[in-house]
RNA sequence: UACCUGAAAAGGCAAACUUUCCUAAAGGAAAAGGCGCAAAGCUAAGAGCCUAAAGCGUUUAUAUGCCAUGGCAGUCGAGCCGCCAAA
Numbered sequence: 001u002a003c004c005u006g007a008a009a010a011g012g013c014a015a016a017c018u019u020u021c022c023u024a025a026a027g028g029a030a031a032a033g034g035c036g037c038a039a040a041g042c043u044a045a046g047a048g049c050c051u052a053a054a055g056c057g058u059u060u061a062u063a064u065g066c067c068a069u070g071g072c073a074g075u076c077g078a079g080c081c082g083c084c085a086a087a
Stems, first nucleotide, its partner, number of pairs: 006084001012037002018031005035074001041080003046076002048072003055066004
């Protein structure tokens, strides 16, 4: 010094389960919890995945198909930014 690599220590984040709230749902917020994480920080306009309210279609229909303008950054890639510092 930090592109790569990741020992130690400090500090950080926080899965599942549970409770409350928001949402049509997916999902999110808070509390509690701690599976894990060196980017598990930010960006959803790349791919993927989840949902399908409104809309459109089918139907005698309570049913059903399509669809993201709703989500997931803890699916992958990309961009931006960043703590520590032994070998």

RNAcentral holds the sequence, with entries from Rfam. This is a predicted structure of an 87-nucleotide RNA (c-di-GMP-I riboswitch aptamer) from Atribacter laminatus. The organism belongs to Atribacter, within Bacteria. Its mean pLDDT, the model's own confidence on a scale to 100, is 85.